[in-house]
Context: one part of a larger RNA
RNA sequence: GAGUGAACGCUGGCGGCGUGCUUAACACAUGCAAGUCGAACGAGAACGGGUUAUAGCUUGCUAUAACUGUCAGCUAAGUGGCGCACGGGUGAGUAAUAUAUAGGUAACGUGCCCUAGAGAAGAGGAUAACAUUUGGAAACGAAUGCUAAUACUCUAUAUGCCCUUAAGACUUAAGUCUGCAGGGGAAAUAUUUAUAGCUCUAGGAUCGGCCUGUACGGUAUCAGCUUGUUGGUGAGGUAAUGGCUCACCAAGGCAAUGACACCUAACUGGUUUGAGAGGAUGAUCAGUCACACUGGAACUGAGACACGGUCCAGACUCCUACGGGAGGCAGCAGUGGGGAAUAUUGCACAAUGGAGGAAACUCUGAUGCAGCAACGCCGCGUGGAGGAUGACGCAUUUCGGUGUGUAAACUCCUUUUAUAUGUCAAGAAAAUGACGGUAGCAUAUGAAUAAGCACCGGCUAACUCCGUGCCAGCAGCCGCGGUAAUACGGAGGGUGCAAGCGUUAUUC
Numbered sequence: 001g002a003g004u005g006a007a008c009g010c011u012g013g014c015g016g017c018g019u020g021c022u023u024a025a026c027a028c029a030u031g032c033a034a035g036u037c038g039a040a041c042g043a044g045a046a047c048g049g050g051u052u053a054u055a056g057c058u059u060g061c062u063a064u065a066a067c068u069g070u071c072a073g074c075u076a077a078g079u080g081g082c083g084c085a086c087g088g089g090u091g092a093g094u095a096a097u098a099u100a101u102a103g104g105u106a107a108c109g110u111g112c113c114c115u116a117g118a119g120a121a122g123a124g125g126a127u128a129a130c131a132u133u134u135g136g137a138a139a140c141g142a143a144u145g146c147u148a149a150u151a152c153u154c155u156a157u158a159u160g161c162c163c164u165u166a167a168g169a170c171u172u173a174a175g176u177c178u179g180c181a182g183g184g185g186a187a188a189u190a191u192u193u194a195u196a197g198c199u200c201u202a203g204g205a206u207c208g209g210c211c212u213g214u215a216c217g218g219u220a221u222c223a224g225c226u227u228g229u230u231g232g233u234g235a236g237g238u239a240a241u242g243g244c245u246c247a248c249c250a251a252g253g254c255a256a257u258g259a260c261a262c263c264u265a266a267c268u269g270g271u272u273u274g275a276g277a278g279g280a281u282g283a284u285c286a287g288u289c290a291c292a293c294u295g296g297a298a299c300u301g302a303g304a305c306a307c308g309g310u311c312c313a314g315a316c317u318c319c320u321a322c323g324g325g326a327g328g329c330a331g332c333a334g335u336g337g338g339g340a341a342u343a344u345u346g347c348a349c350a351a352u353g354g355a356g357g358a359a360a361c362u363c364u365g366a367u368g369c370a371g372c373a374a375c376g377c378c379g380c381g382u383g384g385a386g387g388a389u390g391a392c393g394c395a396u397u398u399c400g401g402u403g404u405g406u407a408a409a410c411u412c413c414u415u416u417u418a419u420a421u422g423u424c425a426a427g428a429a430a431a432u433g434a435c436g437g438u439a440g441c442a443u444a445u446g447a448a449u450a451a452g453c454a455c456c457g458g459c460u461a462a463c464u465c466c467g468u469g470c471c472a473g474c475a476g477c478c479g480c481g482g483u484a485a486u487a488c489g490g491a492g493g494g495u496g497c498a499a500g501c502g503u504u505a506u507u508c
Stems, first nucleotide, its partner, number of pairs: 001508004006504005013380006019373002021338001026336003030333003035082003040079002043075002047073001049068009089291003099215007108208002113204007121155004130145006161184003167178004189196003217263003224254003229251008266288004270281004293314005316327004344370001346369003352366001353364004383413004393404004418445006427435001452497005457478003463492005473480002
């Protein structure tokens, strides 16, 4: 000198764009953050419709009651489908099962989407809801009975698909290819009738799993480490390779090119500094990874060993009728605590994107916006021109004067900004705007509403007076202060930056 997710002191007018728990991965009250489909299904607790009756009167609509599920709407709860593995948060762990980069997979998977081929025949038994009974304080159950489906099961069919295989071909071999016969396994319908869905197969696209090379912290005051360890055979397991697991066999494997151990740490694109080389760093934004109270486990599923799912154990909190139960903000707000320190329990799905749905649409604390904070960057303003008897005041003085100083007063202007009123967008494709009566525009008023902070011995731009008297104090370094202090405190003046200026911390 440059930088910061900064903090503190003094001060503070406006706007735009960004940013905002770096500490306790500490504990959390409350609300919301993942639902949707009635065009899969039985059904009907609400709402609405329809019918009937009664009352009121405005004489065809109001209220009340009853009925209606073969319903033109709609739908709580339930069965079923898809989604909940995305999006959002955090950085505890992890020094390599991470990340970055370059490759491999002849060793693999892939719901939804696209293309193509082939198909969808026949039959059956349940079960929730519901009803009745019943246990429990609750959470939640139990028994009996009834019922539906695109829920579930069985049979048939198989262009192709999977398994095994005679034979043949190729190959030095391992093995690979073509593979008769044999064995195995599919399907679902709905409605508003031209759409959506269902099954099998092949290919694509997308997204992943796995493997390899190289790079990627510190310590040798860590020198030896290892028994599923290293390799083989066989088996199991997986979507798939593999000690991934197991049985047997062999005794290997790694290491000063740093094994093993300990400490620290998410990684990268980037950011910052620097002429560069390099150093430091990894907030926001983007990609990857890991985690979801702590530890462990699997289930479902195309995909999880699953933040707002399940089970077990633990700590903690809460409820309890003491028998037993409930919970997980490192989602958005918010609270306590910690801390030098970090915001609203806001609005909207209008846009972009996501889930479901044929659609209308519903949901979406993603997102879009608003609120708070000079936290940062950028822009604007706090007036302009004239004005000398160089006024008053203040400071100083050699008492003549000098400085503040065209500064003020005063005169003439302007209206960015401010205030008030009116009008009013783009963002939105036909309709639909949270922001928002916002940005902008017009009119009116009137210099009106708006300057501080640090420094002035040298480094370093800027000097005098008074007070103090090695005291009080200053200080980044050198150093000032013991009676004329340009260095302390005040004043006048000056210098620098400016809605900021200084200090502290930290990086180059």